[in-house]
RNA sequence: GGGCGGUUAGCUCAGCCUGGUCAGAGCGCUUCGCUGGCAGUGGAGAGGCCCCGAGUUCAAAUCUCGGCCCGUCCA
Numbered sequence: 001g002g003g004c005g006g007u008u009a010g011c012u013c014a015g016c017c018u019g020g021u022c023a024g025a026g027c028g029c030u031u032c033g034c035u036g037g038c039a040g041u042g043g044a045g046a047g048g049c050c051c052c053g054a055g056u057u058c059a060a061a062u063c064u065c066g067g068c069c070c071g072u073c074c075a
Stems, first nucleotide, its partner, number of pairs: 001074006010027004020058001029045006051067005
C1' cells in the first nucleotide's frame, strides 16, 4: 500500500441482505414483593444523538461516498 471482517445500552451480541409505525435480547445496575435474614425467584424501571462526516429519499442503524479505530490475510 491492498483484500476481507468488525464498530449498536456498562458488558456480550441480534437487527442491516429486503429502508417505515417507540431500536431490541441476555447479563449487569436501581427499586418493590415473597424470606427472620441471605440466597433464589417474580414484577417494575433507568440506561442508546446505532464510530465520525456527507449524499440519496417523504423517510436511513439499514442504501451510496469519504474518513478514524480494532482484528485478520497478502505484498